[in-house]
Context: one part of a larger RNA
RNA sequence: GGCAUUUGGUGGAUGCCUUGGUGCCAAGAGGCGAUGAAGGACGUGACACGCUGCGAAAAGCCAUGGGGAGCCGCGAGUGGGCCUUGAUCCGUGGAUAUCCGAAUGGGGCAACCCGACCGCAAGGUCAUCCGCAUCUGAAGAACCGAUAGGGUGCGGAGGCGAACCCGGUGAACUGAAAUAUCUCAGUAGCCGGAGGAAAGGACAUCAACCGAGACUCCGUUAGUAGUGACGAGCGAACGCGGACCAGGCCAGAGGCCGUCGAGACCUGAACCGGAAGCGUCUGGAAUGUCGUGCCGGAGUGGGUGAGAGCCCCGUACGGGCAGGGUCUUGAAGGUCCAUGAGUAGGGCGGGACACGUGAAAUCCUGUCUGAAGAUGGGGGGACCACCCUCCAAGCCUAAGUACUCCUUGGCGACCGAUAGUGAACGAGUACCGUGAGGGAAAGGUGAAAAGCACCCCGACGAGGGGAGUGAAAGAGACCUGAAACCGGAUGCCU
Numbered sequence: 001g002g003c004a005u006u007u008g009g010u011g012g013a014u015g016c017c018u019u020g021g022u023g024c025c026a027a028g029a030g031g032c033g034a035u036g037a038a039g040g041a042c043g044u045g046a047c048a049c050g051c052u053g054c055g056a057a058a059a060g061c062c063a064u065g066g067g068g069a070g071c072c073g074c075g076a077g078u079g080g081g082c083c084u085u086g087a088u089c090c091g092u093g094g095a096u097a098u099c100c101g102a103a104u105g106g107g108g109c110a111a112c113c114c115g116a117c118c119g120c121a122a123g124g125u126c127a128u129c130c131g132c133a134u135c136u137g138a139a140g141a142a143c144c145g146a147u148a149g150g151g152u153g154c155g156g157a158g159g160c161g162a163a164c165c166c167g168g169u170g171a172a173c174u175g176a177a178a179u180a181u182c183u184c185a186g187u188a189g190c191c192g193g194a195g196g197a198a199a200g201g202a203c204a205u206c207a208a209c210c211g212a213g214a215c216u217c218c219g220u221u222a223g224u225a226g227u228g229a230c231g232a233g234c235g236a237a238c239g240c241g242g243a244c245c246a247g248g249c250c251a252g253a254g255g256c257c258g259u260c261g262a263g264a265c266c267u268g269a270a271c272c273g274g275a276a277g278c279g280u281c282u283g284g285a286a287u288g289u290c291g292u293g294c295c296g297g298a299g300u301g302g303g304u305g306a307g308a309g310c311c312c313c314g315u316a317c318g319g320g321c322a323g324g325g326u327c328u329u330g331a332a333g334g335u336c337c338a339u340g341a342g343u344a345g346g347g348c349g350g351g352a353c354a355c356g357u358g359a360a361a362u363c364c365u366g367u368c369u370g371a372a373g374a375u376g377g378g379g380g381g382a383c384c385a386c387c388c389u390c391c392a393a394g395c396c397u398a399a400g401u402a403c404u405c406c407u408u409g410g411c412g413a414c415c416g417a418u419a420g421u422g423a424a425c426g427a428g429u430a431c432c433g434u435g436a437g438g439g440a441a442a443g444g445u446g447a448a449a450a451g452c453a454c455c456c457c458g459a460c461g462a463g464g465g466g467a468g469u470g471a472a473a474g475a476g477a478c479c480u481g482a483a484a485c486c487g488g489a490u491g492c493c494u
Stems, first nucleotide, its partner, number of pairs: 001493009015479001016444002020415002022412007029404002031160002039100003042055003046078002050074002061094006070082003105114003115126004128157009164195001165193005175182001179229001205212002216243005226234002247396003250340001252337001254336004259331009271319003277292003281288001293310002295299001301313003345369008355381001376391005431438002451478001454466004
């Protein structure tokens, strides 16, 4: 030095576990905000670094309901307190709520700086825009009225929020195996607006000589008819089957909307009641074994020193305020509205319709025009006639449909710490970047800390050896503890 056997170190795979995720279901909620939000800054504890809570009344104050023995958050400790005169805790309502932030007295490099007015003080008010009311009100020269502007009063708005919805604006990569029409796509992005849904909606619709009967959504019709450098592609409708179903109003005894009140029914907080097991053996421990019982409107689940219907929390089932929902009814409000003319139609230019200008109907309109008046008008895919059908240019309208930032309950041939969210842990943290932005790693002692008193070596160390605890310390900062890698011992070979 090699090989073999063995024993350790290192390392953190594997197994087991789960506080966290993930997908879905049901129900709820679908908003918060000038009564100052969302989100923050800074404070706040006897001692206080982080998180949580709270706000100079600062881990809290008041009232009330619940609850019933302990409590002063995570979070132990020391010290000090509170509590059956009912604390801590849970529900409901209220008080306080610094500074920034729409931020709104002015400014500003957010959490800072500087004012004015009223008031003895405490404190309050002072942004902008819109609407209504009212007072004023310019030129010139009287009066009245109006307009622009201004003052005052009252009311409203503003900002944030995950997706869903409506509207405005609107790409490119890409595809066409190049590329321009075309496609991607009216998508992404940006902007405006609203609601719990939104939009749409009560035929100037379809159909085809038979008839249907608002709208929305789904299945089908159908990748059909079409459209298309007839390329790539795009792509209906009628009809049929379903979900749901609802019709109203135009000046009134009206419709619709929310608000308030009354009645009936349903639901409903914290929380309360809530059945039934003992012995034996093994063991550190019984929920296991054996024996023999019991409850069940409850044998979902979790915990307890191993696997518990009957030990604990619960579960089934009952009870429980305010409030909420549905229906009926009443009141005062808000809003809508005399049947729709610069409209229908036409020319030119565009756009939307599955339909790219085409034979191109239909719808919208930038521009120029411009009817009829139910003895009338629109449509039936150029256009004309016949026929059929409907009545535009006013308004409202549940349900069926879409979504889930959020709450409650539940489920999974979903994950189980390199997985599952980026994040099971003080994670959008540490760290990186001027910034927009990027973005980790990191779980497990034990049933219980019983977390090793005391002694020894050592530097008053680190670490270790005894001793003690414990079922186990080869569970000691930790479950298990694979391999790579590095040692020791023994044997053999060289």

The part of an RNA shown here (large-subunit ribosomal RNA, domain I) has 494 nucleotides and comes from an uncultured bacterium. The prediction has a mean pLDDT of 83. The gene name in the source record is rrl.